[in-house]
Context: one part of a larger RNA
Molecule: small-subunit ribosomal RNA, 5' domain
Organism: uncultured rumen bacterium
RNA sequence: GAACGAACGCUGGUAGCGUGGAUUAGGCAUGCAAGUCGAACGGGAUCGCCCGGGUAGCAAUAUUCGGGCGUGAGAGUGGCGGACUGGGGAGGAGCACGUGAGCAACCUGCCCCCGGGACGGGGAAAACCUCUGGAAACGGAGGCUAAUACCGGAUGCGGCGCCCCGCGGAUUCGCGGGAGCGCCAAAGGGGGCCGCAAGGCUUCCGCCUGGGGAGGGGCUCGCGCACCAUCAGCUUGUUGGCGGGGUAGCGGCCCACCAAGGCUUACGGUUAGCUGGUCUGAGAGGAUGGCCAGCCCCACUGGGACUGAGAUACUGCCCAGACUCCUACGGGAGGCUGCAGUCGAGGAUCAUUCGCAAUGGGCGAAAGCCUGACGAUGCGACGCUGCGUGGAGGAUGAAGGCCCUCGGGUCGUAAACUCCUGUCAUGGGGGGACAGGCGAGGGGCGCUAACACCGCCCUUAGUUGAGGGUACCCCAAGAGGAAUUGGCGGCUAACUCUGUGCCAGCAGCCGCGGUAAUACAGAGGCCAAGAGCGUUGUUC
Numbered sequence: 001g002a003a004c005g006a007a008c009g010c011u012g013g014u015a016g017c018g019u020g021g022a023u024u025a026g027g028c029a030u031g032c033a034a035g036u037c038g039a040a041c042g043g044g045a046u047c048g049c050c051c052g053g054g055u056a057g058c059a060a061u062a063u064u065c066g067g068g069c070g071u072g073a074g075a076g077u078g079g080c081g082g083a084c085u086g087g088g089g090a091g092g093a094g095c096a097c098g099u100g101a102g103c104a105a106c107c108u109g110c111c112c113c114c115g116g117g118a119c120g121g122g123g124a125a126a127a128c129c130u131c132u133g134g135a136a137a138c139g140g141a142g143g144c145u146a147a148u149a150c151c152g153g154a155u156g157c158g159g160c161g162c163c164c165c166g167c168g169g170a171u172u173c174g175c176g177g178g179a180g181c182g183c184c185a186a187a188g189g190g191g192g193c194c195g196c197a198a199g200g201c202u203u204c205c206g207c208c209u210g211g212g213g214a215g216g217g218g219c220u221c222g223c224g225c226a227c228c229a230u231c232a233g234c235u236u237g238u239u240g241g242c243g244g245g246g247u248a249g250c251g252g253c254c255c256a257c258c259a260a261g262g263c264u265u266a267c268g269g270u271u272a273g274c275u276g277g278u279c280u281g282a283g284a285g286g287a288u289g290g291c292c293a294g295c296c297c298c299a300c301u302g303g304g305a306c307u308g309a310g311a312u313a314c315u316g317c318c319c320a321g322a323c324u325c326c327u328a329c330g331g332g333a334g335g336c337u338g339c340a341g342u343c344g345a346g347g348a349u350c351a352u353u354c355g356c357a358a359u360g361g362g363c364g365a366a367a368g369c370c371u372g373a374c375g376a377u378g379c380g381a382c383g384c385u386g387c388g389u390g391g392a393g394g395a396u397g398a399a400g401g402c403c404c405u406c407g408g409g410u411c412g413u414a415a416a417c418u419c420c421u422g423u424c425a426u427g428g429g430g431g432g433a434c435a436g437g438c439g440a441g442g443g444g445c446g447c448u449a450a451c452a453c454c455g456c457c458c459u460u461a462g463u464u465g466a467g468g469g470u471a472c473c474c475c476a477a478g479a480g481g482a483a484u485u486g487g488c489g490g491c492u493a494a495c496u497c498u499g500u501g502c503c504a505g506c507a508g509c510c511g512c513g514g515u516a517a518u519a520c521a522g523a524g525g526c527c528a529a530g531a532g533c534g535u536u537g538u539u540c
């Protein structure tokens, strides 16, 4: 000098864009953060309308019961999603990360392309009803029931296993072909048309089984990537083989047996998430890894599996532990390292805000629902950037302060005063983009047996904005509301007076102060930066 997720002191007008719990991976009140589908299924609370009966009333009407039509809540079965998104950096010195290769040793829901198929049966259990245990959490027994839930059977284009052949970059394998044997499937729903009905046809969404792809993931290897030798030896599933188990798959991953090997900056310890990058520097390098992005790891602590295409399963399950809470003392409930918020510790880090309008995600045919992701707003000069705090004129160089050789000098065109301007702030008026979609009417095209349905396009009016009457524009008034901080001995830019008297004090280094201190304190003046300035910390 530059830099910072900074803090502290003094000061503080405004706007935009960023950024903000670095310490206790300490404890957490409260609310919200993952649902959705009735076009898979049984079911039907409630409400509305109509019809009939009863009751009250003179009547309008009110109320009740039954039936029909519509509406369809909560809960339940089932599907998909809760493995994404979001948070943190404790652990980990590792194929964790980075980079380059490999898997002839692998998996892949949803999505895209291509082929084939969906025949015919069965038995349950929730919800619900009845009884019942418990303070609660939560159950138990009996009975009824639907399905795209579950289970047999059939079929097998095909796939897998066994066997044979050919080719191959191939140890056991891959690709292609082959007669045979064995094993392996499925589900329906909505719209429309026809039909008295059963049902049929058609279309859309699904279902089963294969092949290919895309994207995602798993595994292996080369190289790179901290410190300590005041750690020198380490290792028995250890190193290899054979056989087996397990896995999606290779492998001591696990096991039995056999051999006795294997490693050596190993083993041990300390520290640390890694990277793209960031800061600094002419560069080489050094330092660093906050925000954003990629990867890894973690989810109260430790362990475990289940489900699933996929699991370290943050807001799933089980066990143990610590802690907190409820309890009728028998027993239960919980997990903010999600968003806000709270306590604590700390030098120190924000709102218990608005909205799903946009972008993205989940579910759904769709309308739509959910979304503390996200979009916005708020707070903090924490950072960067822009703008302002006025402009021009104005000398008797006013008053006043300070200095003085008492002549004067200086603050100083500074002020007053005159004439202007109107940024920002203030008041008033106008007023966006971000909107793409969506459903309805009309037209066209496609599909089709079809003028239905469905899909696409055009068009018409309608509807959808949190921010927000914001940005922006116009008008109005009036210099009105807006300057400080540090320094002035040398380094280093800027000097005098007074006070003090090795005192009080200053100080980054050299050093100042003991009676004329440009170095302390105050004042005037000056220098520098400026809504900031200085100090401290840290890095180069």
Stems, first nucleotide, its partner, number of pairs: 001540004006536005013387006019380002026343003030340003035080003040077002047070010087298003097224007106217003111213007119153001121151002128143006158184005163178006188205007226270003233263003238260004243255003273295004277288004300321005323334004351377001353376003359373001360371004390420004400411004424481001426476005434467001437463002440460007484529005489510003495524005505512002